[in-house]
RNA sequence: AGUCCUGUGGUCCAACGGCUACGACACCUGUUUUACACGCAGGAAACGAUGGUUCGAUUCCAUCCAGGACUA
Numbered sequence: 001a002g003u004c005c006u007g008u009g010g011u012c013c014a015a016c017g018g019c020u021a022c023g024a025c026a027c028c029u030g031u032u033u034u035a036c037a038c039g040c041a042g043g044a045a046a047c048g049a050u051g052g053u054u055c056g057a058u059u060c061c062a063u064c065c066a067g068g069a070c071u072a
Base pairs, nucleotide, nucleotide: 001071002070003069004068005067006066007065010025011024012023018055027043028042029041030040031039048064049063050062051061052060
């Protein structure tokens, strides 16, 4: 320098272009217990950035950023 892959709550991860963005773990509150843990009920928390296409974008396109693989 080139080609390709990935980027979503604190961590891991899902999504047919469409209704309040899925779930697990973690965290918080309540309940339970003498207490802690477990269990049960509830809650907060995320689409890498900017533009474009579209009635509508996490999803499609472009550029950039970050990480990774390969080639030179």
RNAcentral holds the sequence, with entries from ENA and Rfam. Transfer RNA from Aporhodopirellula sallentina SM41, 72 nucleotides, folded computationally. The same sequence occurs in records of 3 taxa. Its mean pLDDT, the model's own confidence on a scale to 100, is 81. Rfam family: tRNA. By type it is a transfer RNA.